[in-house]
Molecule: TPP riboswitch aptamer (THI element)
Organism: Histidinibacterium lentulum
RNA sequence: CGCCUCACCUCGGGGUGCCCGGUCGACCGGGCUGAGAUGCGACAUCGCGAACCCGUUGAACCUGACCCGGCUCGUACCGGCGGAGGGAAGGUGAAGCGGCAUCCC
Repeated sequence: CGCCUCACCUCGGGGUGCCCGGUCGACCGGGCUGAGAUGCGACAUCGCGAACCCGUUGAACCUGACCCGGCUCGUACCGGCGGAGGGAAGGUGAAGCGGCAUCCC
């Protein structure tokens, strides 16, 4: 110095959908899927939080996409698109292994 593993510190990314009822909306209640569908506010998925998931070994999440096929009460489920295009991590320490340089024998 590199690789790998572990520990710690600090930090970052992300979504919030669908159905039913309350005359529509807002909002409220109930239900579905899901790890997650949440609280408050100035009511704009805008801000700040909670929980949860994910951080390059990256299918968390976004785009294509109100996509295509199957199935279904259904946007649930299966497959395709597709390992396609994007996508958020740095630092410190320790052990092990390896390399290089120097010194001594």